[in-house]
RNA sequence: AUAAUAAAAGGGCAAAACCAUCGAAAGGUGGCGACGCAAAGUUUCCAGUCUAACGGAGUUAUUCCUAUGACAGUGGGAUUGCUAAA
Numbered sequence: 001a002u003a004a005u006a007a008a009a010g011g012g013c014a015a016a017a018c019c020a021u022c023g024a025a026a027g028g029u030g031g032c033g034a035c036g037c038a039a040a041g042u043u044u045c046c047a048g049u050c051u052a053a054c055g056g057a058g059u060u061a062u063u064c065c066u067a068u069g070a071c072a073g074u075g076g077g078a079u080u081g082c083u084a085a086a
Base pairs, nucleotide, nucleotide: 004083012037013036018031019030020029021028022027035073041079042078043077045076046075047074048071049070050069055065056064057063
């Protein structure tokens, strides 16, 4: 220097559920809690998924379309990084 194929140590993050709170919702944040994670750190660039307030279409009404909203713990890309056997 490479390397997550192999071990140890120190640690790190925290799914669902529940509570509080923000939000139209999806979902976010905090608490509690551990299903899991070697990038489960960061980033919507690409694909995908979720929602549909505003707007649009239609209707007596139900309804449908729409991302400018969201998901990085859906996959890929970009970028940074702890440990370090052989």